Overview: A computed fold for a 74-nucleotide RNA from a Candidatus Pacearchaeota archaeon, annotated as transfer RNA. The sequence was found in a public genome assembly. The source organism's lineage runs through Archaea, Nanobdellati and Candidatus Pacearchaeota. Rfam family: tRNA.

């Protein structure tokens, strides 16, 4: 330089193929319980789907550029 693979919530990670209300675990915050702390029971998504731009009525999914992290080729 070339060709793949990942990038989503604090943490790991689905979901992208086949476009249609952005999720689960854990962790967090409220509350209840309890002398108090854990555990248990409720209730609560906390989010520029890396970042630009295009297609489209509609984009995390499709197309283009681009940016970081790995792998093979050179």
């Nucleotide at each position: 330089g070339g060709u793949c693979c990942c990038g989503u919530a604090g943490c790991u990670c689905a979901g992208c193929c086949u476009g249609g209300c952005a999720g689960a675990g854990c962790a967090c915050c409220g509350g209840c319980c309890u002398c108090u702390u854990a555990a248990g029971c409720c209730g609560g998504g906390u989010g520029u789907c890396g970042c630009g731009g295009g297609u489209u009525c509609g984009a995390a999914u499709c197309c283009c550029g681009u940016c970081g992290g790995g792998a093979c080729c050179a």